[in-house]
Small-subunit ribosomal RNA from an uncultured bacterium, 1601 nucleotides, folded computationally.
Model confidence (mean pLDDT): 81 of 100.
Rfam family: Bacterial small subunit ribosomal RNA.

RNA sequence: GAGUUUGAUCCUGGCUCAGAUUGAACGCUGGCGGCAUGCUUUACACAUGCAAGUCGAACGGCAGCGAGUUGAGUGGCGGAUAGUGGCGGACGGGUGAGUAACGCGUGGGUAAUCUGCCCUUAAGAGGGGGAUAACAGUUGGAAACGACUGCUAAUACCGCAUACGCUGACGAGACCUUGCGGUCUUGUCAGGAAAGGUGGCCUCUUAACAAUGCUACCGCUUAAGGAUGAGCCCGCGUCUGAUUAGCUAGUAGGUGGGGUAACGGCCCACCUAGGCGACGAUCAGUAGCCGGCCUGAGAGGGUGUACGGCCACACUGGAACUGAGACACGGUCCAGACUCCUACGGGAGGCAGCAGUGGGGAAUAUUGCGCAAUGGGGGAAACCCUGACGCAGCGACGCCGCGUGAGCGACGAAGGCCUUCGGGUUGUAAAGCUCUGUUCUAAGGGACGAACGGCUCUUCUGUGAACAAUGGGGGAGAAUGACGGUACCUUAGGAGAAAGCCCCGGCUAACUACGUGCCAGCAGCCGCGGUAAUACGUAGGGGGCGAGCGUUGUCCGGAAUUACUGGGCGUAAAGAGCGUGUAGGCGGGUAUUUAAGUCAGGUGUGAAAGACCGGGGCUCAACUCCGGGGUUGCACUUGAAACUGGAUAUCUUGAGGGCAGGAGAGGAAAGCGGAAUUCCUGGUGUAGCGGUGAAAUGCGUAGAUAUCAGGAGGAACACCGGUGGCGAAGGCGGCUUUCUGGACUGACCCUGACGCUGAGACGCGAAAGCGUGGGGAGCAAACAGGAUUAGAUACCCUGGUAGUCCACGCUGUAAACGAUGGGCACUAGGUGUAGGAGGUAUCGACCCCUUCUGUGCCGCAGCUAACGCAAUAAGUGCCCCGCCUGGGGAGUACGGUCGCAAGGCUGAAACUCAAAGGAAUUGACGGGGGCCCGCACAAGCGGUGGAGCAUGUGGUUUAAUUCGAUGCAACGCGAAGAACCUUACCGGGUCUUGACAUCCAACGAAUCUGGUGGAAACACCGGAGUGCUUUUCGGAGAGCGUUGAGACAGGUGGUGCAUGGUUGUCGUCAGCUCGUGUCGUGAGAUGUUGGGUUAAGUCCCGCAACGAGCGCAACCCUUGCUGUUAGUUGCUAACAGGUGAUGCUGAGCACUCUAGCAGGACUGCCGGUGACAAACCGGAGGAAGGUGGGGAUGACGUCAAAUCAUCAUGCCCUUUAUGAUCCGGGCUACACACGUGCUACAAUGGCCGGUACAGAGAGAAGCGAAGCCGCGAGGUGGAGCAAAUCUCAAAAAGCCGGUCACAGUUCGGAUUGCAGGCUGCAACUCGCCUGCAUGAAGUCGGAAUCGCUAGUAAUCGCGAAUCAGCACGUCGCGGUGAAUGCGUUCCCGGGCCUUGUACACACCGCCCGUCACACCACGAAAGUCGGCAACACCCGAAGCCGGUGGGCUAACCCGGCACUCAAGUGGUGAGAAAACCAUUGAAGGUUGGAGCUGAAUUCAGCAGAGAAGACCAUAGAAGGAGUUCUCACUAGUUGAGUGCCGGGAGGCAGCCGUCGAAGGUGGGGCUGGUGAUUGGGGUGAAGUCGUAACAAGGUAUCCGU
Repeated sequence: GAGUUUGAUCCUGGCUCAGAUUGAACGCUGGCGGCAUGCUUUACACAUGCAAGUCGAACGGCAGCGAGUUGAGUGGCGGAUAGUGGCGGACGGGUGAGUAACGCGUGGGUAAUCUGCCCUUAAGAGGGGGAUAACAGUUGGAAACGACUGCUAAUACCGCAUACGCUGACGAGACCUUGCGGUCUUGUCAGGAAAGGUGGCCUCUUAACAAUGCUACCGCUUAAGGAUGAGCCCGCGUCUGAUUAGCUAGUAGGUGGGGUAACGGCCCACCUAGGCGACGAUCAGUAGCCGGCCUGAGAGGGUGUACGGCCACACUGGAACUGAGACACGGUCCAGACUCCUACGGGAGGCAGCAGUGGGGAAUAUUGCGCAAUGGGGGAAACCCUGACGCAGCGACGCCGCGUGAGCGACGAAGGCCUUCGGGUUGUAAAGCUCUGUUCUAAGGGACGAACGGCUCUUCUGUGAACAAUGGGGGAGAAUGACGGUACCUUAGGAGAAAGCCCCGGCUAACUACGUGCCAGCAGCCGCGGUAAUACGUAGGGGGCGAGCGUUGUCCGGAAUUACUGGGCGUAAAGAGCGUGUAGGCGGGUAUUUAAGUCAGGUGUGAAAGACCGGGGCUCAACUCCGGGGUUGCACUUGAAACUGGAUAUCUUGAGGGCAGGAGAGGAAAGCGGAAUUCCUGGUGUAGCGGUGAAAUGCGUAGAUAUCAGGAGGAACACCGGUGGCGAAGGCGGCUUUCUGGACUGACCCUGACGCUGAGACGCGAAAGCGUGGGGAGCAAACAGGAUUAGAUACCCUGGUAGUCCACGCUGUAAACGAUGGGCACUAGGUGUAGGAGGUAUCGACCCCUUCUGUGCCGCAGCUAACGCAAUAAGUGCCCCGCCUGGGGAGUACGGUCGCAAGGCUGAAACUCAAAGGAAUUGACGGGGGCCCGCACAAGCGGUGGAGCAUGUGGUUUAAUUCGAUGCAACGCGAAGAACCUUACCGGGUCUUGACAUCCAACGAAUCUGGUGGAAACACCGGAGUGCUUUUCGGAGAGCGUUGAGACAGGUGGUGCAUGGUUGUCGUCAGCUCGUGUCGUGAGAUGUUGGGUUAAGUCCCGCAACGAGCGCAACCCUUGCUGUUAGUUGCUAACAGGUGAUGCUGAGCACUCUAGCAGGACUGCCGGUGACAAACCGGAGGAAGGUGGGGAUGACGUCAAAUCAUCAUGCCCUUUAUGAUCCGGGCUACACACGUGCUACAAUGGCCGGUACAGAGAGAAGCGAAGCCGCGAGGUGGAGCAAAUCUCAAAAAGCCGGUCACAGUUCGGAUUGCAGGCUGCAACUCGCCUGCAUGAAGUCGGAAUCGCUAGUAAUCGCGAAUCAGCACGUCGCGGUGAAUGCGUUCCCGGGCCUUGUACACACCGCCCGUCACACCACGAAAGUCGGCAACACCCGAAGCCGGUGGGCUAACCCGGCACUCAAGUGGUGAGAAAACCAUUGAAGGUUGGAGCUGAAUUCAGCAGAGAAGACCAUAGAAGGAGUUCUCACUAGUUGAGUGCCGGGAGGCAGCCGUCGAAGGUGGGGCUGGUGAUUGGGGUGAAGUCGUAACAAGGUAUCCGU
C1' cells in the first nucleotide's frame, strides 16, 4: 500500500496478501564452473580404523653392524622396542546438557594475587649420600595384571655448604595512599638453591691427555624486571510468570583462628540478631552469553548455524592427585546404569575428536588423499607426530558467473487452437541460407601456490688462544606439491549433447475453447463449482522467474495492531461506585552557593572478522586483500552554570488559619403531629360487593360493600415542590430539640509552599440477600386459586409468606451513568435559575449595573468517525492515578484470597469464527405517530359459497388422457370454437436429401384422367396432353414435375434461470430523475422538504437553490348542445299523386338522421372564505360547471412474474428419427376437490293470447325474402342484396287480457327413452337442434366471500368474431332502470412527512434457549502411573582434612657393638732422615785419548756425542753416639666410614573421627499422563418444542440481587 464487516458510507478493529530472510524440508525438473555450507531431532547407543606424542645431545640396559684385536677387554658407527627421566597430554578439536549466574557484555579494581616455556638484568652452580625401574631368577593368574629375591644409572631422589638480593620476625627513617596499607633506604636475628649434556680445542690448569681444564651452545639454581596467560572483586546491563509474597541459622555482621597463589563465612570456635524483598526477594518455567546475523526509514523486533571471543560439559554422580596451569574429552579413584570378555574366581570400556554404523527424524555428506602449505607438541637439529589444517568426494542447500546458439528469413508453410467462417493466433517462431564455438568431445602443452628452515659453497661479523667450534647477517646453488596432468593455453570436430517450473477471478502481470455439473475438485483472504465456470480438469495461447521453479515451515516488515520515536478510553475495547491517605511521581517567587542530572573540550577503551566508503587480486562477479571512516557505549579528566536537583536565606500570589455573616431534604439521636390504608368494637342499613377487555376465583343473609362513632397498629410524609437545595458518591423531603460535617460571601490580620495526585492500605457504599432479636398496616418474590391460551409453570384478577420497617452485625455489588478520574491555568458571547456581596436609584422596597460561588439552556472558534462537546469542554496545555488491545469460549475453569452462605475480587487456555462493533445514509418494515386517497371499510343493491347442468383446473385413471398458465396478477386462461383435420399425445402401417428451402445433374411441359391391391398413406399398370420467352433454329432460359448424389433440410425436443419481442401486476398510483450550484470527510442531502391547495410533484407562497426531463394535465377518439356544408340508399313539415296499407311516387332538404367542418366551458362573471396568492364554497348564465361522461394513452422501476408451443434467437440434443406421412384412438376418461358461469328454487312469477318501441353489426363457396310443406327443428323456393336501398330480423323485458293460488306445484328443468332435423367423406367413442314421453336435485343456501356510486347496479333481449357444424363462453349493442354514501374509528391497498430498527433475499425479515444426533477441545472425578526440587532420619564408597599410629620404614640425628680407615699417645721392634764426627766417595767438571765391564769366553752391554787412568769437588754411602720421622705389632683415645642392634625425627600402612556421592525410609510440595462417570462449551444446508430479543417486537428494554 491492497483485499475483506455494509444496499452504500465514514470510523474502529481484527484477519489476509504483496517484500526480504533461511544450517531448511517436500514436489516437479536438472548442463557447467567458482566460493561457501551440510544431525536444528536422541548430551541416544556405538563395531572398526585413525585423532598426542617426542627427546639417545638426561640415564642404565639391549639386539644388530662393521673397524681394530690372538682373544678377552676397550672404544667407535648407525638403529630401535620397553623402562627411568624431561617437556607436552590444561593447547588444538567437539558439543551446548547444565547454567537466569559476576555466567556473559562493558568499564574499572587487585595497595588481596599467581604465571611453565619466552625476553632483559644480576649472581651462582661447591661437596656428598641412599635408593629404584629396566634386567636376571623364582612365582601367582584364563586374562587383566601382579608378588618376592637380587643387581644398576641419571638432568630421578635426599642431606650438607654458600647466598647481597629472597622469605619471616623485631626495629628506625623518607615518600605515597580515602583507608586497610604500599614503595624505597637501613639495622639485627633466623630460614632457604642448583645438574648436568653435547661439539670443538690445547690458550690457561694439568706430569700428560682422549679431561675433573678451556671454549661455544643447550640446559640447571636464586633474585629483580618485562611479556603472555590466568585467578579474584566491583559499578552498570542481561527472558517470562505475582494464578510464586514473603525468603534466610553459616543465614547477616564482629572477634580470633584455619585454609588458599590470593580477599572473603571459603571453613571453624565464640559473640551479636541481623540480612534480602513490591526499584519484585524466594519459587517456577525457559535459555549457554557476546561480536555478530535477519528484518526495519529509524527506534525497535527476532535470532546466536557457520567464523571469532568468553563460559560450561566430556556415559551419570562424587572426589581428589600430579602439575606453572586441571579437579583434567582420548589421566586416576569410588559409586551407578549399560555393553563386552571370562576358565565364573574375576576383568575391560566410554566418538558431544575425524570418518563410519544402528536408532530417532521431514531432514543433513567419504570408514578418501596429504603433512606440500599454515599452525601446534617434542627435539640442538635432522626429523617425528598432528582426522588441527590443506585438499579431494557427495548434496542446486545457499550466493555468484556462464551456456543451451547468432544473423537473415513469408502479407506469414504445415500442424495445433479459436472463429462472427471473413479470418485471427502460435509467428521470424520453424524450415531454409549464412555464421560463431562459450560449454562439450578429442589431442597436445601446462602452472601459481615453494620458500622459510635445514644442506653445500662463499662472504661479513661476535665469542674465542684459534685458520677449530659456534652465534648473528648477506650472496649463490641443489632438493621438496596431497590437490593434479587440475586451473589455464592451443588445435581440431560439430548447432551438434544441454529447459524447466509456477501462475493467468480480484488483490496481481497474464484468456479463450472443451470436459464436468454444489459432482469431481480449487482455495493465502474474499470466495469459485447446482449445464454456456477467464476460479475445477485438459488443451491452445499468454504472464513471471529461469538451472531452477513452486509448496510448507521460521523470523522481521507492512502492523501507528503494545504507539520511546508513535495510539487510545462520552457512544467503537477501555475512567476504579466514591472518598481519606502511605510510598512514589510532579510542584510558586527572589537571592547566594553546589555541580548529581545537563552541556562543551581532552584522554583511554570500544579485539579481529563482519557492515559502510575508496582502492587492489582472481577474465567478471560471488569471494578475497589493503587503507579509511564509523563503532550512537563506558570510564577518567578539565571546564560552563541557564534549566532540573541538593543546601542556605527570604517572599506571598498557591494552600491553610483567625474574624463577621447568611443559605441548605448534609449526617446522627430523641421526641411530637395530622391525612390515608387495614383491622377491631358498636350503631344505621340490605343484597349484593369486588374485579375485568369480558369474566371467574374471593367477600357477603353467621349481615358484607356503603355510612357514622370510638379504638388499635405499622409504614410513609400530599399540597409547598421547582432541569430548586445539600452531600465525595450511594443518597437525603412532616414538625421540634440536641450533637455534628462541609461549602459560600465580605473585609482585614496571621502562618509562609505547609501543595497536587495517589500503587498498596483504610473507610463509606442503592436495592436484593444473610445472621440474631424485635416489628408487621399497606405492598408483595415464592406459593394457591380464577381467567386467558393450542399450551400459559406468564402478562390480567382474588388471596398470600419471606421481605419491605427497627437495633446490632455481615455482604460489597448495580445501566453504582454525565456510560465523561482528580488538580491547575488559559480560550467569543447570550439567556434563565439558587445563595451572597457591592454600586446606582429611591422616603423605602422593586427595577437597573458590577462581582463571587453553584446549577441549566443556546451558541462562536476549536475538537470529533459522526452524533455531538463547547468556561460545568469531549477546546488549548501541564502533573498524577486507573484502564484498553478482534468476536466467541468467559468474567467461565483452575489456583489464591475475602465471605456464615449466596457469592465477591483476582482471572486464563484449548478450541472456533472473518468478522464482532460505533456513528451516520438511503430504503423497507412496525400489532409507531401525523396528514391524505381508493367500492378499502361503512351505508346499500345484487350475487358466489348449498342444487342440477355447462366449462376450466387439481387429483386419479389411461397405451395416450399432448403442452403451457399456479396467491392477488393460473383455473369459460393460450383455445375468436379438439368428430377427421386441427394435434403437438398413444397404437399400428410406411418414407429416409426427406412433407418444406437453396444449389448441381439427368429426364419430362405443366396438367387432366382410368384401373388393380390396400384401412389409408402408398405401390403398380395405363390413357390424354404437348404450352411460355428467346434463337444464328443446333439450342438456351424461366416456371413446374420426376429421379439421383451430397452439402443440407426438419424438430410444438431442452433451457423464459442464456435472450429479443410481446404481455401481466403494483397502477392511471403521483410519482421517478437529471444538469449546474450549495452543504456534508463520505454514502448522500438540498431541489422534491415547509405553509396552503388539488384528482394530480395541480397550482401559489416561502426557501441555497436555479432550471430541466420522463410522468400528471392537455393535444386524439367517442358521447352530450348549437351552427354550417352536403342531401342518397336517409327523412317527410308544406305541396301534388297514389294505395287495403306503407315516403309508395313527384317534389323538397325545413325537421330527424347521416358525416365533414366549426362553435361551445375558460373558475371566464358575481359574492364569500383565504396571505392581497393558488384555490375552495355558493350563485348567475348555460345543452353541459369546475378533469361534463366514456375510451385510447401506463413514468423510473419491482416481481430471475408469463411466454423457446405465436414469432425470432444463442447454446445443447436428435438425424432410417425427438424428422415426415397414413388410418384408428386420445385430448371428451371419473370415487373426488376447487374456480368461473348458466338455469332455478317461483306469484315483482309461470303459462296462453294480443300488442309496442331499439341500437350496433354481418352478408357472395354469403345473407337469403315472399310463397308452399312440416306440430317443430327444418325442407322447398330463389325475389332482392357486395348493402343508410336487400337479407339476417322475431327485439325482449314492457303493455293489455286470461289462467294458475303457494304446492316440489301449470315452479324447476336435469336425466333417460323413442322418433326426427341439420352440417359434414364420416356425428359409435364425440356435435347442435326438434317433437313426444320422462320430470332428478332444488323451497334462497354454514364458515367465508365477490361486484357495483348513475344511465351505474340489477334486469331484458339483439348482434358479431371464430366457424362446414357446434357457446350457458368472449367481444359488442341498445331497452327498462334503482338504493345508499353519516363518515374515515376499524379491515385491505396506496401516497407524503416523521419516528424506531439488531431488517437490506428488506417482517413470508431477523433471531433466542432447551431437547435429540454427530464430532472436537476443555474442566471435575474414586483413583492410578510417572517426573522435579527440597526436607527429616538411616547407611556411608572413594577422597581431602584432623587424630591416633602398639605395625612397617633406605637417606637425617643419637646411642651401643663389631669391623675398616684416619689422627694422635704409650710401649716394643724395624726403618728412614737431617746435623755432627771419622771413613769412603758415583754422576759432574778439568785433563786424558782407546778401550772398559760382566772373574774368563763364543756371547751381551757400554765407549771419539770420548773408554781406561789422573786431578778437583760435591751429592751420597756405610759406621758411631744422640735427635727427629716413618712403618709394623701391641695397648688405649679421638674421628670417619660400613654392618648389625636399639632409640629419635620424618614417612607409611592400619585404625578412629568430621565432611561426603550413590542408596534406603518417611511425610509433605510442585508438576505431567491416564481415569468409569460427570459438567458446561464449541462446531455441524434443510430434526423437535416454543417466540425471549430487534418496531411500543405485541407485558418498553436493560442492570444488580